[in-house]
Molecule: Glycine riboswitch aptamer
Organism: Kordiimonas laminariae
């Protein structure tokens, strides 16, 4: 000085599934209560190729739906580029 990794943080991108039925409050509702269906990308759980320093540790977007969700909005794994900071090797 670049360049990879990892965290954090600012933009932009970012899917799926009933805006379904009943009650409830003077009414409405995107609210609260219950039934039923559904969805898989927050987090969680499980199996497992693999991986490592291998009596252990790690490990999916697979699985399962406890949690979260099912009009807009929000949220959102993950991507992309900016900054920081920490780290490795050159």
């Nucleotide at each position: 000085a670049a360049u990879g990794u990892u965290c954090g943080u600012g933009c932009g991108g970012g899917a799926g599934a009933g805006c379904u039925c009943a009650g409830c409050c003077a009414a409405c509702a995107u609210g609260c209560u219950g039934a039923c269906g559904c969805c898989g990308a927050a987090g969680g759980a499980g199996c497992a190729a693999c991986c490592g320093c291998c009596u252990c540790g790690g490990a999916a977007a697979c699985u399962c739906u406890c949690a979260g969700g099912c009009a807009a909005a929000a949220g959102g794994a993950c991507c992309g580029c900016g900054c920081g900071a920490a780290u490795a090797g050159u």